[in-house]
Context: one part of a larger RNA
RNA sequence: CGUUAGAGCAUUGAGAGGAUCUUUCUCUAGUACGAGAGGACCGAAAAGCCUUAUGGGUGAAGGACGUACCGCUGGUAUACCAGUUCUCGUGCCAACGGGAAACGCUGGGUAGCUACGUACGGAGUGGAUAACUGCUGAAAGCAUCUAAGUAGGAAGCCUACCUCAAGAUGAGUGCUCUCUUAAGAUCACGGUAAGACUAACCGUUUGAUAGGAGUCAAGUAUAAGGCUUGUAAAAGUUGUAGCUGAGACUUUCUAAUAGAUCGAUAGA
Numbered sequence: 001c002g003u004u005a006g007a008g009c010a011u012u013g014a015g016a017g018g019a020u021c022u023u024u025c026u027c028u029a030g031u032a033c034g035a036g037a038g039g040a041c042c043g044a045a046a047a048g049c050c051u052u053a054u055g056g057g058u059g060a061a062g063g064a065c066g067u068a069c070c071g072c073u074g075g076u077a078u079a080c081c082a083g084u085u086c087u088c089g090u091g092c093c094a095a096c097g098g099g100a101a102a103c104g105c106u107g108g109g110u111a112g113c114u115a116c117g118u119a120c121g122g123a124g125u126g127g128a129u130a131a132c133u134g135c136u137g138a139a140a141g142c143a144u145c146u147a148a149g150u151a152g153g154a155a156g157c158c159u160a161c162c163u164c165a166a167g168a169u170g171a172g173u174g175c176u177c178u179c180u181u182a183a184g185a186u187c188a189c190g191g192u193a194a195g196a197c198u199a200a201c202c203g204u205u206u207g208a209u210a211g212g213a214g215u216c217a218a219g220u221a222u223a224a225g226g227c228u229u230g231u232a233a234a235a236g237u238u239g240u241a242g243c244u245g246a247g248a249c250u251u252u253c254u255a256a257u258a259g260a261u262c263g264a265u266a267g268a
Base pairs, nucleotide, nucleotide: 001167005178006177007176008175009174010173011172015164016163017162018161021063022062023061024060025059026044027043033038048058049057050056051055065121066120067119068118069117073115074114075113076112080108081107082106083105084104085100086099087098088097089096090095126158127157132152133151134150135149179267184262185261186260187259188204189203190202191201192200209255210254211253212251213250214249215248216247218244219243220242225238226237227236228235229234
């Protein structure tokens, strides 16, 4: 810009993409078959069992691959906590701060992000077929799956499953709203499990959107100072202490103020 008034919400699905894998074991069954040695096809959705229960799952266990997630197990977590060495500084002790290759080193670690973790998936959909196997059957008194007719048959094809999808210009459909200065949208502002920017989504005082504060969770590991013991290094006690990024709840303390713009005239 179009989709023939303008909007909001919900949809159909032409079409496109994705996925499609595989192993072992158990039962059937040491059965069919076979002299024996050996050794199956088919099936396991009937019953029973499990479950989040008018439903769903199902013989058992895997591999690789894919999707989602972070409750569990781990990883990371550049300054969250502690320890520690050298050095510089705060006059000194003590206590702290800066630097040590872009965390000095070491031990841990919340949120988030993750895999090595967890859950799920590739089915018991149907159809037309290939090679091939048939039935009936002539031409050709026989025979012949084929000439008329007709039945099967694959990880392949079309569906089915998942995702996108009306610029599908063939521009679809439904509901609602507005034209009584509109319905609605955008900017602005506070933001986000959204993000390069855009976009998307949420909120804007009729408010918990972010920050702060309080409480808690969680992490670290028992702060400083004091006291006691010890010649001292140190230990004990005050004291699950002190400190703390992202988490949860509460709270208008701070900031979402003030506003602006587009969009119309009942629709060729």
Molecule: large-subunit ribosomal RNA, domain VI
Organism: Picocystis salinarum